Predicted 3D model of a 328-nucleotide part of an RNA (large-subunit ribosomal RNA, domain IV) from Gecarcoidea natalis. Its Rfam family is "Bacterial large subunit ribosomal RNA". NCBI's taxonomy places the organism under Eukaryota, Metazoa, Bilateria, Eumalacostraca, Gecarcoidea.
Context: one part of a larger RNA
RNA sequence: UUGUAGCUAAGGAACUCGGCAAAAUGACCCCGUACGUUCGCAAUAAGGGGUGCUGGCUUCGGCCAGCCGCAGAAAAGAGGUCCAGCCAACUGUUUAUCAAAAACACAGCUCUCUGCCAAAGCGUAAGCUGAAGUAUAGGGGGUGACGCCUGCCCGGUGCCUGAAGGUUAAGGGAACCUGUUAGCAUUCUUUGCGAAGCAGUGAACUGAAGCCCAGGUGAACGGCGGCUGUAACUAUAACGGUCCUAAGGUAGCGAAAUUCCUUGUCGGGUAAGUUCCGACCUGCACGAAUGGAGUAACGAUUUCCCUACUGUCUCCACUACGAACUCG
Numbered sequence: 001u002u003g004u005a006g007c008u009a010a011g012g013a014a015c016u017c018g019g020c021a022a023a024a025u026g027a028c029c030c031c032g033u034a035c036g037u038u039c040g041c042a043a044u045a046a047g048g049g050g051u052g053c054u055g056g057c058u059u060c061g062g063c064c065a066g067c068c069g070c071a072g073a074a075a076a077g078a079g080g081u082c083c084a085g086c087c088a089a090c091u092g093u094u095u096a097u098c099a100a101a102a103a104c105a106c107a108g109c110u111c112u113c114u115g116c117c118a119a120a121g122c123g124u125a126a127g128c129u130g131a132a133g134u135a136u137a138g139g140g141g142g143u144g145a146c147g148c149c150u151g152c153c154c155g156g157u158g159c160c161u162g163a164a165g166g167u168u169a170a171g172g173g174a175a176c177c178u179g180u181u182a183g184c185a186u187u188c189u190u191u192g193c194g195a196a197g198c199a200g201u202g203a204a205c206u207g208a209a210g211c212c213c214a215g216g217u218g219a220a221c222g223g224c225g226g227c228u229g230u231a232a233c234u235a236u237a238a239c240g241g242u243c244c245u246a247a248g249g250u251a252g253c254g255a256a257a258u259u260c261c262u263u264g265u266c267g268g269g270u271a272a273g274u275u276c277c278g279a280c281c282u283g284c285a286c287g288a289a290u291g292g293a294g295u296a297a298c299g300a301u302u303u304c305c306c307u308a309c310u311g312u313c314u315c316c317a318c319u320a321c322g323a324a325c326u327c328g
Stems, first nucleotide, its partner, number of pairs: 001323006010314002014312001019309001027051005036041001038145001052067006068072001080307001084303002087299001092104002108143007120129003146294001148292002151224003156221002158217005165212003171206002177200004183193003225243005252286001253283001264280005
């Protein structure tokens, strides 16, 4: 110097990002126990008291008397408590090897597909799962207990329904045209015309779904405005005007796990509080199953406060046993 333990005057979180670490609490019995609540809980709430040995009695649970010690759950092992927020209902699951959480899952809710040789999935196929099930069933998507609720927009995209019209493939269809030549004509050796057949090309017309089109659909993907005037102090604007839109954000909540300006402003707690709690609303840029707002219980989550407690600290000192180190 360092490791592991132990002890400490006075103070008691002044330490620190943060009570990290340590201390404290701790067993059993008796008394007693608030807010809140889904009546189950909360709850070992909180807060008090007792505990050894000997004798007697006993309804065998204890009771009474006495004895010893500083101390009787005598050592060891064995909840700290309380108040208030955020998030997630809960028990669970997860990044084997830096993250255990507010992430995932969950019961519940909802949308959608599926009538059975089901939909969906695996496989080239046979076949199999679904299921030895049958819509109170099975698959997929979303949300995430429970109580209260879940507003407006179908213009775009998606999905569903429709079939009148437009467009539209292969196929069907064969008109026209082209080549070839028996033949005919001819300036007599060439040229012209050219049926049938064969071959090529191939118009009109016909031709499904889809798309265009019409309608529906948001617990489908998604979206949910500006400018301006106005009340007998001022300020503000219930009210009016105007532009745009598919429609202009309803209830509830709100400086929030969301607020830039911002340590917003007011109140509370402190002597002093960028955090915290309660309000306000000027929401840069909340908002309703990408759920909204509450919520008892629960949480090795996260934030704030109180109490108990302490070497975390003021401020270090000492002890024991190791190591480094020195000598050998």
The coordinates come from a structure-prediction model, not an experiment, and the mean pLDDT is 87.